[in-house]
């Protein structure tokens, strides 16, 4: 001196989904219904290991276990006026320091 990955802050952009009843009324609670983009959980191909089959080795086959993604699935959580929150995207910056 470069500044990957990771992580983080500010600003901007950024969806979806309802009614009803009660009450101490702009909030809360109940009933039924619904949404998926905080978070959380689940797994496919594949890879590895183990066991069995095989006269031995090896290969094949089968079973079990481990690892294994999401914007997919679940709807636990969250949400369903507005607002807030929100995955994700862009810009700028901070921390760290792979690499040169």
């Nucleotide at each position: 001196a470069u500044g990957a990955c990771g992580c983080u802050a500010a600003c901007g952009g950024g969806a979806g989904a309802u009614a009803u009843c009660a009450c101490u009324u702009u909030g809360u609670g109940g009933u039924a219904g619904c949404c998926g983009a905080a978070g959380a959980a689940g797994c496919a191909a594949u890879a590895a290991a183990u066991u069995a089959u095989u006269u031995c080795c090896g290969a094949u086959u089968a079973a079990u276990u481990u690892a294994g993604a999401a914007a997919c699935u679940u709807u636990c959580a969250g949400g369903c006026a507005a607002a807030a929150u929100u995955a994700c995207c862009g810009u700028u910056g901070a921390c760290u320091g792979a690499u040169g």

This is a predicted structure of a 100-nucleotide RNA (Glycine riboswitch aptamer) from Clostridiales bacterium oral taxon 876 str. F0540.
The prediction has a mean pLDDT of 78.
The sequence is in RNAcentral, with records from Rfam.